Model confidence (mean pLDDT): 83 of 100. Predicted 3D model of a 1460-nucleotide RNA (small-subunit ribosomal RNA) from an uncultured Spirochaetota bacterium. The sequence is in RNAcentral, with records from ENA and SILVA. Rfam family: Bacterial small subunit ribosomal RNA. Rfam links the family to the GO terms structural constituent of ribosome and ribosome.

[in-house]
RNA sequence: AACGAACGCUAGCGGUGCGUUUUAAGCAUGCAAGUCGAACGGUAUAAGGCGCUUGCGCCUUAGAGAGUGGCGGACGGGUGAGUAACACGUAAAUGAUCUGCCCUGUAGUUGGGGAUAGCUCAUGGAAACAUGGGGUAAUACCGGAUGAGGUCCCGGGCGUAGAGGUUUGGGAAGAAAGGAGCCAAGGCUCCGCUAUAGGAUGAGUUUGCGGUUCAUUAGUUAGUUGGUGGGGUAAAGGCCUACCAAGGCGACGAUGAAUAGCCGGCCUGAGAGGGUGAACGGCCACACUGGAACUGAGACACGGUCCAGACUCCUACGGGAGGCAGCAGCUAAGAAUCUUCCGCAAUGGGCGAAAGCCUGACGGAGCGACACCGCGUGUAUGAUGAAGGCCGUGAGGUUGUAAAAUACUUUUCUCAUUGAAGAAUAAGUCCGGGAGGGAAUGCCCGGGUGAUGACGUUAGGUGAGGAAUAAGCAACGGCUAAUUACGUGCCAGCAGCCGCGGUAACACGUAAGUUGCGAGCGUUGUUCGGAUUUAUUGGGCGUAAAGGGCGCGUAGGCGGUUUAUCAAGCUUGAUGUGAAAACCACCAGCUUAACUGGUGAUGUGCGUUGAGAACUGAUAGACUAGAGUAUAAGAGGGGGAGCUGGAAUUCCAGGUGUAGGGGUGAAAUCUGUAGAUAUCUGGAAGAACACCGGUGGCGAAGGCGAGCUCCUGGCAGUAUACUGACGCUGAGGCGCGAAAGCGUGGGGAGCGAACAGGAUUAGAUACCCUGGUAGUCCACGCUGUAAACGAUGUGCACUAGGUGUCGGGGAGUUAUUUCCGGUGCCGAAGCUAACGCGAUAAGUGCACCGCCUGGGGAGUAUGCCCGCAAGGGUGAAACUCAAAGGAAUUGACGGGGGCCCGCACAAGCGGUGGAGCAUGUGGUUUAAUUCGAUGAUACGCGAGGAACCUUACCAGGGUUUGACAUAUAGCAGGCGGCUGUAGAGAUACGGUUUCCCUUAGGGGCUGCUAUACAGGUGCUGCAUGGCUGUCGUCAGCUCGUGCUGUGAAGUGUUGGGUUAAGUCCCGCAACGAGCGCAACCCCUUUCAUCUGUUGCCAGCAUUUAAGGUGGGGACUCAGAUGAUACUGCCGGUGACAAACCGGAGGAAGGUGGGGACGACGUCAAGUCAUCAUGGCCCUUAUGUCCUGGGCUACACACGUGCUACAAUGGCCGGUACAGAGUGAAGCGAAGCUGCGAAGCGGAGCAAAACGCUAUAAAGCCGGUCUCAGUACGGAUUGGAGUCUGAAACCCGACUUCAUGAAGUUGGAAUCGCUAGUAAUCGCAGAUCAGCACGCUGCGGUGAAUACGUUCCCGGGUCUUGUACACACCGCCCGUCACACCAUGGGAGUUGGUUUUACCUUAAGCCGGUGGGCUAACCGCAAGGAGGCAGCCGAUCACGGUAGGAUCAGCGACUGGGGUG
Repeated sequence: AACGAACGCUAGCGGUGCGUUUUAAGCAUGCAAGUCGAACGGUAUAAGGCGCUUGCGCCUUAGAGAGUGGCGGACGGGUGAGUAACACGUAAAUGAUCUGCCCUGUAGUUGGGGAUAGCUCAUGGAAACAUGGGGUAAUACCGGAUGAGGUCCCGGGCGUAGAGGUUUGGGAAGAAAGGAGCCAAGGCUCCGCUAUAGGAUGAGUUUGCGGUUCAUUAGUUAGUUGGUGGGGUAAAGGCCUACCAAGGCGACGAUGAAUAGCCGGCCUGAGAGGGUGAACGGCCACACUGGAACUGAGACACGGUCCAGACUCCUACGGGAGGCAGCAGCUAAGAAUCUUCCGCAAUGGGCGAAAGCCUGACGGAGCGACACCGCGUGUAUGAUGAAGGCCGUGAGGUUGUAAAAUACUUUUCUCAUUGAAGAAUAAGUCCGGGAGGGAAUGCCCGGGUGAUGACGUUAGGUGAGGAAUAAGCAACGGCUAAUUACGUGCCAGCAGCCGCGGUAACACGUAAGUUGCGAGCGUUGUUCGGAUUUAUUGGGCGUAAAGGGCGCGUAGGCGGUUUAUCAAGCUUGAUGUGAAAACCACCAGCUUAACUGGUGAUGUGCGUUGAGAACUGAUAGACUAGAGUAUAAGAGGGGGAGCUGGAAUUCCAGGUGUAGGGGUGAAAUCUGUAGAUAUCUGGAAGAACACCGGUGGCGAAGGCGAGCUCCUGGCAGUAUACUGACGCUGAGGCGCGAAAGCGUGGGGAGCGAACAGGAUUAGAUACCCUGGUAGUCCACGCUGUAAACGAUGUGCACUAGGUGUCGGGGAGUUAUUUCCGGUGCCGAAGCUAACGCGAUAAGUGCACCGCCUGGGGAGUAUGCCCGCAAGGGUGAAACUCAAAGGAAUUGACGGGGGCCCGCACAAGCGGUGGAGCAUGUGGUUUAAUUCGAUGAUACGCGAGGAACCUUACCAGGGUUUGACAUAUAGCAGGCGGCUGUAGAGAUACGGUUUCCCUUAGGGGCUGCUAUACAGGUGCUGCAUGGCUGUCGUCAGCUCGUGCUGUGAAGUGUUGGGUUAAGUCCCGCAACGAGCGCAACCCCUUUCAUCUGUUGCCAGCAUUUAAGGUGGGGACUCAGAUGAUACUGCCGGUGACAAACCGGAGGAAGGUGGGGACGACGUCAAGUCAUCAUGGCCCUUAUGUCCUGGGCUACACACGUGCUACAAUGGCCGGUACAGAGUGAAGCGAAGCUGCGAAGCGGAGCAAAACGCUAUAAAGCCGGUCUCAGUACGGAUUGGAGUCUGAAACCCGACUUCAUGAAGUUGGAAUCGCUAGUAAUCGCAGAUCAGCACGCUGCGGUGAAUACGUUCCCGGGUCUUGUACACACCGCCCGUCACACCAUGGGAGUUGGUUUUACCUUAAGCCGGUGGGCUAACCGCAAGGAGGCAGCCGAUCACGGUAGGAUCAGCGACUGGGGUG
C1' cells in the first nucleotide's frame, strides 16, 4: 500500500459496486424450457340452429387438456471436485474433417402404398404403470419415376507442399411434403420440402513454444516404439486387431509423489520481479458416486434414458419415487457472507407467418459501513477571557471564541404539492415511391398516426417549518505527530521491537489536555514493499556462514591470428496476430466524484517476409605469439626395488670390581651380596639415520632425510628445428590420500594407549615415577577421514619499487651487473569491516567448477549408498532464542612478561594472640537492655567523660493550640517573688505581696477559649545538600587546536635517560594549557636588627643573700621583622643535556626534619540521630511533662588497651634536670590537723607577675631482697574512711588496714617502627559537680638493623592474552533431582491412497446365431430380402480373494533434545 475479510467500540444521508473464501455436506416448498391448430386426427365443454320421440339425434361456430408430428430442451444459468494434461495461453496446421437454423446461387417439388397413437371396448395393479381386441390422420413411415449438379468405379491431362487438389471421357447407384392467402379458378404469391455449390458461424483433431515443488522419487515402458494387412471414425493416428521388428522416454530430470482448474487480468513494486486467479470476460472440466450408450447438425446430455452403489422418501410389503455445484430459502459446519421480493416495461434467447406464449437469463427493489466516492452534523459576531473541570512555584495558566448571547442560512430533515427520461415501435390505419405481373393478395423503401413502465408515493422542482434530526475511535517513552496530575507499588497490568511496573511510572488504570483520522476508528489475519535478507538488474566464501584433502579426466561451458562463403544467433524495415473489458492519455455524460461512454496509445510476445554482415556460430583454407614434440648440457630427502654401513640402545656370555643403583620438587614402587650400577672384551636383535641442515630442495596433495646400484615420474634455463589451436575449466566418474583403526602372515630393540604398582591430592580413574600389552616395523588387502591450513579452487593477462636465498643462462676490466624459473621479507597504487593482502594479491579483468544464506536443535534423526567392523557419504524437521559471530577500541583481570616504588618482604627492636582487669562489639537475656557504625575503610568508633539530668529505650502517672515559634479574634488581670496543703513528682488548690509604658483609644506581659498551626532522635543516606572515611600524598587525571583512523578512539601522556614526583632533559605530528607534584603558609634548627616587662644578670652599686633592689640590654629568653641552602662552588660520570657520585665551606646539603594542604574519580562507602532538606507517616499521639528503672545484664566469642609474670628488677633512704598548658560558681600558697585520701585556712592571681607547680619520672648515690608464685604480681573480697553531689543501692573516684587469685614470657597466627625514630619515663589539657588504663598534646632518657628486591601484600608504568565490562568476589561446563514441551525408536494396531495377479460380471455397444416372430418391397405361389425379441461370444463398472508399496492416527516402554 492492498483485501470477497472477521472482531471491538461507534453510527446521519445518498450514489456505484460486492456479498458461503469453510463442507463438490444434506435438502422441505415454490419457480428456473417450452412453443407451433398456418403439419395432423379430433374430444370434453359452450353458444346458435334444425328435427322432434322432450330428452335424445343432427348441423354450424368457438374449442381447454391430452395425443401424433416439427423445432428447441447440446443455448442461457451454477460450481471448481477432478486435471501437471495439447487442460490452458500464444503462434501455426487441417492437401486428414463436420456444421441444424441463417445468407447467396443453381435444379426440382412426380406418382403410389401400408400402418400407428389419440379414441373406443376390456384386463392386471395400492400406486407408478402395463397388456390385449377394434378402428383412424399427417409436413410420421415406405417403395416406384426423373435427376443438371453431387457421390462411387475405370481411363487420360494439369498441378503438387509427402499426401485424398483440379480437369476431362465412360459407367453405376441415389430426392422430395405439404400448408396459408388471393384469384379471371388457368394459376399467382408467401412459408415450407428435396438435391447441390459457395459463404458465414460453431465445432473436432494435430504441432512448436510457455508457466508448480520434491532426486531422502533414478531408472521407466509390452499396445509399450515402429512397420505391413484389416477394422473403425465426420476425420489423421496403436484409436482397435493379426503378424513382424525391438524399439521409445530419461540428469536439458523420465517415472513416481505432493499441490493446483488455466488465461485476460488483480494486488504490490522505481523497475526487474513477488503474490494471486473473488466479482467481469475467454477456454476447460463437472452435475449424488461409478459405468454406458441412444436420439440428434451438435451430447456420451445439470432440471433426458439404462445399469450398479450410497442416502432420503412413499407403500396395501408385492413394488415404486428422487437428485438446488439454477433463483429464493432451510439444516449442519464456521470468525464469517443476503429476500422463500416485483416484472417481462427495457436488452437478449426459444417457438410461431403473426398476434403472442415461455424466460429466477435479465431489468429492478430489499438486507449488510463489506468496499470506493460524495454531502452533512451549521455560519458570522462574540472577553467579564463567565461558570465548571484540570494544573499550579497560588501569581496565574489551560480547556477557550470554545460556550452562553446576538444576527443569519436551510444542504440535510419533516409535511404538502408538482413532476421528466428510460418508449424504440408492433398490430392496425393513412400518405408517397419502386420492382414484377394480365390482375389481386402479396413483396421492397420512406413518412404520419398509433397500445404498452416492474422500478415508482422515482430522479428533479416548488412551498411551509425550524439550528432544528446527525461524532466518534485510536494514540500521546523511542521508532512516531501529540503530556501533565492522581491511583497502584515487579501487584494489577502493558507490549509491534527495544522494553515499562519493586513508593515521586511522560510506558499500567483513571481524569484533564493534546495529536491523528473521521461516519468511521482501531485490532487480528493474509500478500507485496522496505529486504541488495536468494543478489538477472543486484550479494558473497583468509579471520564473520561459505574453496571440494589432492589430481586425472567424460558430458557441458568458454576459447588465439587471418581469408572467403552461409545467415542459426544478432540488427533493421514491412506485414498478420496479440478478443472485448481493464491500466494509461485526452474528451464527454450523470450538480461533482466514484461510475459510465468515445477516441487514441500500450500490449515489451509469436508467425510470415525483405535487407545487412561488425561480433558469436557453421563450412572450407591459411598462420604461429597459446599448447606440445625432438636434440644438447642441468639441480633435486620425487617414487619403487635390492644391497651395504657406522653410532646409540637393549639383551646374552665372560673378565675386573663392591654396595649400592635408579628415580624425583621430595620420595617410593623397582633393581642389587643369588654380585647390580660402573668398566672391559666378544656376540645377537630390531628400529631410526647425529653432524651437514638452511623461512634450503623435490612432489598435485598426503608427504619425502645414512650410503651405493638398477628401474622410473616430473621440473627449469638457453639454443635450434618441427606440429599447427591440438587449449582452459570440469557436474557425474576414476585414482591417490597423514595418523589412528581392521583382516591374514611375519617381526618385536627402543618407545608405548589399555593395564598394574608407587607417589601427589580433600579425592586423582590425571599430570610425575617404576613396569608393561596392543600398536609402532615388513608384506598383501581394507578404511577414506584430519586445524588434510596459506583456514586463501584452477588457468590466463595486466598493475611502482627495495632486499635476501635456490637452480640455470648472458655480459664483464672478475668488482659486479642483467634475464628466466622457484622460494622468503618490507612496501607503492589499489582493495579490505578492520586485521591485513600487496607481481607467490585478499589489486584490476576474463573463463569454468565447488560452496554459503541467523544461533541452537545437528552434522543429529530417518531413508538410501559404501564398509568385515569401527564408521564414512548424502542429510532434515518439530521445537526454542533475539541473538550467535568477526575485527578492532578503552578499561579491568592473569598462579603473563619488562621496569620501578612503599616498614611490602628481608635485617632488627618491641608487642598482640596465653593471665587478671579496663573498655568497645557480637551473641544471649530482658519490660527495656535506645539508636547508628560492622572486610581492609566497624569494634577505648558517634561518646572530649550514661548515678538524676543527658536519654532518644521500658513501666507507671499526667497533658492536648500543646515544652517551643508566629498570627488573628474574644475574655480576664495578672506574671513573678515568698509561703502553706495533697501527691512519688509532674501538677492541683490556697495565702501573701505586687506591674510597666501611654497620644488615655490602647499597647507590652501573662492566663483562658477558638482557628491557622506547632511538634516528631518516626521511615527512606537507594530521593538529597553539606561533611567525612578509603584507594592515597599514590603520580596521576584531563582539555583546546592540529594530525591519524569509516568509527570506538589514538597522538600529546609513548620512547632514551633521570627523579620522591607526568621532576627535569633529549627525541618525536604534535604545539600549548588546566587540575594534581613541587614551591608559596605554620612549627623547628642558625644568625642579624628592633623592642626589653612580669623575663635575664656580664660588668657597677646595694642587700635581710632571694636578680631581692638600683641599674643595665651584653647574654638567656620572649615577641616582631629579616637573612641563610640555590646542586651556588670544585672534581668525576653522563650525550657539550637533565641529572647522579664524591668533596669543600657551612648551624643546616641535596624536597634539612615535621605539619597543614588530598587531582579526575571509585566504593548507590558512612551519616535523615550534629545540621539542612524532598516525599511518606503520627496529630487526646510516633508530640510533650514527671517518678522509677534501663543503656552498667552475662554461659560465651572477638577487637583495642592497662598491669604483670620480675634482679637491666622490687622496696627503703638521699639527690638532679623539663617542656607544654591551665585557672574566677576558678586555681588556691604559707601555716595547722590527719598514717592517708583529705579537712581547717585563706595570702596571691583574670596570670612570662600568683596558684596548679611539686619533689617531674625514669636517672644518679647508698642500703636491702637472692630466684621463690617470692619483699614478684596485684585481681578479688571483708572492715573502716575521704571527696563531689538533692541523692553514690542498682551504678562514682580515692584513702587506709586486712586478704593475696591468675600469671614463671604465651599455639597457629599476627601488629608497629628506619632516628631524636622504636622502646622507655613521667607531665599537662579538653570533657567535667564528681569520675581516664581512653583521647589530644608536651618534654626526659634514647637504640638496633636495612645484604638486597627472589618471594608475600599494595601501588605506578609499558607490553601481551582474554569468551571479563556488575569488569576474576567475572564468566562458565557437564552429570544428577523436579516440572512442562515437541520429537526419534518401538511389539503391534487402525484408517486412507495406490498397485500386481486372479475370480465374478449388471446395463450397453460390437460380433455371431440353429430355432421363434414378422405390415409396406420382390414373387402367381412356395418363399425371399429386411426387421424384432431371444441365445452365445468379446469388452467392462461395482464387487471379491491373495500380495506389495506409500501416507497418516494411536501405542506399553525407551533415546537424546529444548525451556524453567